Annotation: A computed fold for a 1376-nucleotide RNA from an uncultured bacterium, annotated as small-subunit ribosomal RNA. The RNAcentral record of the sequence draws on ENA and SILVA. Rfam family: Bacterial small subunit ribosomal RNA. Rfam links the family to the GO terms ribosome and structural constituent of ribosome. Its mean pLDDT, the model's own confidence on a scale to 100, is 84.

RNA sequence: AGAGUUUGAUUCGGGCUCAGGACGAACGCUGGCGGCGUGCUUAACACAUGCAAGUCGAGCGGAAAGGCUCCUUCGGGGGUACUCGAGCGGCGAACGGGUGAGUAACACGUGAGUAAUCUGCCCUGUGCUCUGGGAUAGCCAUCGGAAACGGUGAUUAAUACCGGAUAGGACCACUACUCGCAUGGGUUGGUGGUGGAAAGUUUUUUCGGCGCAGGAUGUGCUCGCGGCCUAUCAGCUUGUUGGUGAGGUAAUGGCUCACCAAGGCUUUGACGGGUAGCCGGCCUGAGAGGGUGACCGGUCACACUGGGACUGAGACACGGCCCAGACUCCUACGGGAGGCAGCAGUGGGGAAUAUUGGACAAUGGGCGGAAGCCUGAUCCAGCAACGCCGCGUGAGGGAUGACGGCCUUCGGGUUGUAAACCUCUUUCAACUCCGACGAAGCGUAAGUGACGGUAGGGGUAGAAGAAGGACCGGCCAACUACGUGCCAGCAGCCGCGGUAAUACGUAGGGUCCGAGCGUUGUCCGGAAUUAUUGGGCGUAAAGGGCUCGUAGGCGGUUUGUCGCGUCGGGAGUGAAAACAGCCAGCUUAACUGGUUGCUUGCUUUCGAUACGGGCAGACUAGAGGUAUGCAGGGAGAAUGGAAUUCCUGGUGUAGCGGUGAAAUGCGCAGAUAUCAGGAGGAACACCGGUGGCGAAGGCGGUUCUCUGGGCAUUACCUGACGCUGAGGAGCGAAAGUGUGGGGAGCGAACAGGAUUAGAUACCCUGGUAGUCCACACCGUAAACGUUGGGCGCUAGGUGUGGGGUCCUUUCCACGGAUUCCGUGCCGUAGCUAACGCAUUAAGCGCCCCGCCUGGGGAGUACGGCCGCAAGGCUAAAACUCAAAGGAAUUGACGGGGGCCCGCACAAGCGGUGGAUGAUGUGGAUUAAUUCGAUGCAACGCGAAAAACCUUACCUGGGUUUGACAUACACCGGAAGCCCCCAGAGAUGGGGGUCUCUUUGAUACUGGUGUACAGCUGGUGCAUGGCUGUCGUCAGCUCGUGUCGUGAGAUGUUGGGUUAAGUCCCGCAACGAGCGCAACCCUCGUUCCAUGUUGCCAGCGGGUUAUGCCGGGGACUCAUGGGAGACUGCCGGUGACAAACCGGAGGAAGGUGGGGAUGACGUCAAGUCCUCAUGGCCCUUAUGGGUAGGGCUUCACACGUCAUACAAUGGUGCGUACAGAGGGUUGCCAACCCGCGAGGGGGAGCUAAUCCCAGAAAACGCAUCGUAGUCCGGAUCGUAGUCUGCAACUCGACUACGUGAAGCUGGAAUCGCUAGUAAUCGCGGAUCAGCAUGCCGCGGUGAAUACGUUCCCGGGUCUUGUACACACCGCCCGUCA
Repeated sequence: AGAGUUUGAUUCGGGCUCAGGACGAACGCUGGCGGCGUGCUUAACACAUGCAAGUCGAGCGGAAAGGCUCCUUCGGGGGUACUCGAGCGGCGAACGGGUGAGUAACACGUGAGUAAUCUGCCCUGUGCUCUGGGAUAGCCAUCGGAAACGGUGAUUAAUACCGGAUAGGACCACUACUCGCAUGGGUUGGUGGUGGAAAGUUUUUUCGGCGCAGGAUGUGCUCGCGGCCUAUCAGCUUGUUGGUGAGGUAAUGGCUCACCAAGGCUUUGACGGGUAGCCGGCCUGAGAGGGUGACCGGUCACACUGGGACUGAGACACGGCCCAGACUCCUACGGGAGGCAGCAGUGGGGAAUAUUGGACAAUGGGCGGAAGCCUGAUCCAGCAACGCCGCGUGAGGGAUGACGGCCUUCGGGUUGUAAACCUCUUUCAACUCCGACGAAGCGUAAGUGACGGUAGGGGUAGAAGAAGGACCGGCCAACUACGUGCCAGCAGCCGCGGUAAUACGUAGGGUCCGAGCGUUGUCCGGAAUUAUUGGGCGUAAAGGGCUCGUAGGCGGUUUGUCGCGUCGGGAGUGAAAACAGCCAGCUUAACUGGUUGCUUGCUUUCGAUACGGGCAGACUAGAGGUAUGCAGGGAGAAUGGAAUUCCUGGUGUAGCGGUGAAAUGCGCAGAUAUCAGGAGGAACACCGGUGGCGAAGGCGGUUCUCUGGGCAUUACCUGACGCUGAGGAGCGAAAGUGUGGGGAGCGAACAGGAUUAGAUACCCUGGUAGUCCACACCGUAAACGUUGGGCGCUAGGUGUGGGGUCCUUUCCACGGAUUCCGUGCCGUAGCUAACGCAUUAAGCGCCCCGCCUGGGGAGUACGGCCGCAAGGCUAAAACUCAAAGGAAUUGACGGGGGCCCGCACAAGCGGUGGAUGAUGUGGAUUAAUUCGAUGCAACGCGAAAAACCUUACCUGGGUUUGACAUACACCGGAAGCCCCCAGAGAUGGGGGUCUCUUUGAUACUGGUGUACAGCUGGUGCAUGGCUGUCGUCAGCUCGUGUCGUGAGAUGUUGGGUUAAGUCCCGCAACGAGCGCAACCCUCGUUCCAUGUUGCCAGCGGGUUAUGCCGGGGACUCAUGGGAGACUGCCGGUGACAAACCGGAGGAAGGUGGGGAUGACGUCAAGUCCUCAUGGCCCUUAUGGGUAGGGCUUCACACGUCAUACAAUGGUGCGUACAGAGGGUUGCCAACCCGCGAGGGGGAGCUAAUCCCAGAAAACGCAUCGUAGUCCGGAUCGUAGUCUGCAACUCGACUACGUGAAGCUGGAAUCGCUAGUAAUCGCGGAUCAGCAUGCCGCGGUGAAUACGUUCCCGGGUCUUGUACACACCGCCCGUCA
């Protein structure tokens, strides 16, 4: 000294929480010793029992008991005073000890006063102590009563009581002197008067008694100042306030009484209510403060509750009295007794607080001459880790880093020098022996210690008897494993836990403290979060709606005076303890002692006089007044035109009106429209303007009357008269209220019509209060500039309203300059969290007022005041949350805006959705119909081939080191191959057959055992890798710099342009990276080289024919390498740019076409069943093998396709032209057979050579003639072919026969912009066989695009946001 927590992030504001210290503490776990302290905070609840105040025989009469002594009838009696019960008397009992109920008060603290007081015992001084008297308790006798206790009689003493004497003194009156702050004081002098003293005792010394004066101590009373909450307590008071007189007291005083007066207190908080003993101090804090008042000390109050006095120096008395009350106890029922808030102790209450201990040895107290007695004061001991302090539980060595535990990547790490083991030591505890100080006391002496056989000292033995608690996600030091699975639980705040939890529980390890450690509670701190030191109020909580003005606060220039504030010096006090510094004593420390400081305050005295203040005087710059001029405000009265509506009359006819569209409504009984006349109410177009005026609310036609304020000029007057303003008063929009008018239009409520799922709304047609006037209430508004008023100071620029002055102008007008007042905009410094404010401050200062202190509850309840009511003003708490909020930032979103793009729409072409079939999916079914994929981005998807296998699913029968890998040990010798038997098969059984170097070995293999294998089991939300999607969209970032407190911004925005963040220009940015483009492949043109298996123009040969052959490289083609295209050239537009438009040339032109290539990221997107992989699960099974079945089911729904519905066609015949591929387990030619699928056959080909291989649409000819057809081909029957171990479930194909639906498809929806769509066939992968799917190839070959309003998606700029899981968001109300 700070930290956590609001947000995606930031900053501010703001609350909540934590880290520190403390405690009379309690609770949980644990617990060795000692010292010093502390210990009913609650029931001032009730108390059994014992003790806590007695003492004096040197005051008295005496002798109950004991001692001594004498006598004795042995029962007792006498004496003595060693001693002493009870009594009289004295002193004490008013101290000491306890408690904090009451008390908000002169109770306490502090400082004064007492000229208004008293003071026993004690000290000092002085003077006395003479002389008499009568009683009474006890004792004795007797009586009453249960007891407590009491009555009567006789008798007796005193330091008990009462007279008399004496007394310098006391008191009173008068008087003189003197002194004082007033009343008044004085041991001063004089005169007179009044009523008063004494006690004895001891053998002696002695101890006492009385008067007076003083001291000391203690007490009473009075006053200044100081210290709680509440105004939702605003008025209180009759002995009240004062006076006179009297009484009373130690003493002042309404303290009490009589009379008189009517006062006294109070917003500087009276009175009332609540709470509380106060202080030194204690805790905390840097301090100022805040909290507190245990122990110790001072003081007050109280003593069962309430009241009262007596005695006494002192009490209205804790262990005294009387009365009343409650409670308890005794009782013979008549009556009595009691008071632990003394020390112990008991019950009760409570989270909780100790022994019915020892001693008067010390200190202190009472009595006494003293010894001494008494003392639960006190000193000690006991109990309690309740606190503080100290000590110990061992020290040194000891590595193979043992065992065990835990973790592990299986290598190891850690516990850990820790242990074991070796060498030592013995504090403390234990045992034994010795053994204090406190006693300088008391006593002639003897003697005398509770603590205590304690502290301390010597010795003995042995590491021996002695460690725990909390925590380990962040704050906050300390991490792993297992268990659990939003469960159990944790949590001070934030928050953890839903199958890999460092946050739960346990363990190991670690951290922090340590005889303690944590938790709870309370206080201060942090919190500048009540802000005096030291905060705020435009938007976060917070300026009163406005003005006037009372109290109060503050106040211009100057002179004098006072010395109140203020400042300096001195004196007194501020108790001790505490606290701080230094020193000292207990072995140290705690503890204790000494000394110094501190005690911030109060009182008093001396001095200073600048500043503030009081008093007296002066001034004019503040303020006000006079004069002149100007613009506008308020009240009352009058008056004007336009418009709406209504009425009357005319013209006129079928609609009007209203809306997004309508309807209700009005209209043939004549509307709307139009003309004329009339009535009535309300409001004042244009001017009109961030123009004017007013304190605010507010004020708009014109004229008149009355009237408040302002501004300018003048510088004549007054002379600080000022500012603000708690309470208070007045004004105060709209709505609303009362009474009475008025009522055209508008128009809450209400009615109807629409809209809608509904529509108690928005829209329409009507319409009542009201709106208007007068009078009276109400008193609130986003009454806002969300900014209180006043004064002064602090750069400017530019408008506008009202004045003045100067210049220009012959004058006017216009214009220019300057100045005062008002009202706007921009902007510097400065301020601000930022936004913003900025001479009209939210800047810099002063003065005064109001208001705020987390959100909700709530501007609510209760109370009070106001109001006719509605309601207003004032204004809480319980409870609940950890936030609520301000400003700004980045995104996302908007049925916000701007710009732009895309087969996005539009324009077109062809489809899907209807039919049949194929295929996939959902659903249903099933023993199983294995699993995954689910909007776009799942659904002819994984699967580029489910009859068995595949296969993961089901059923059955079987297997267990295993179908597969590695290693070890032991036993066996085969294993493999062939044959046979059982069986559905797996499997089981039997037989035959080996090599070499032959007690054996190698490989292999069977069995047993151990490690281990294995899993298409789970988790794609633990992962890698791979993939989809936005999207081939143009974006995504970084470095440095700059701006901003910061998140961030800038760059990347802007003007153009592009397919493009493509390029250019501009610019606090300058550069760079990943993307774009290009580089790569392919197609299109050309050139060069090469020329077989390709080619064949020319030459030659040959054939019915064919590059067939010799040859050739021209061409095609192939392979390789070049060229070519770059907006390069021209014109125009553009900013002299980038670029765009047009053109030339060219095979190709503006990215030439196509492909590959996919930025930062998003979707916890998909995949654990391709593979890899962490946890988890199974291990005679969830592994492995096998036969059969299933994945092929079928009322239905959806997706994707195929084929069609026909004539641009079908069928038949004829006849052309491809490209790209594949082929030796293969492709398969010629030829033969079969209608055909195919079969036979065998040439060629490891491929520019041979084969698949007939391309099809097209073209030519013919036929069909609009029909369920010569369309369409599903379905079914029969017969076959091929593949294969095997086509039943469940293959493909062929032939013949059969010939279903379907005549172009609802709502809706998909693809495509050129060699594209559409259409036609061909090939390939997979594959034994199976293609309408997929991947490729070529043939034929269109239509349309005006354009960007709309739908969808995207990019960019901007704007709003209470969203950030980001609009599939957030959030409000009702109900459950």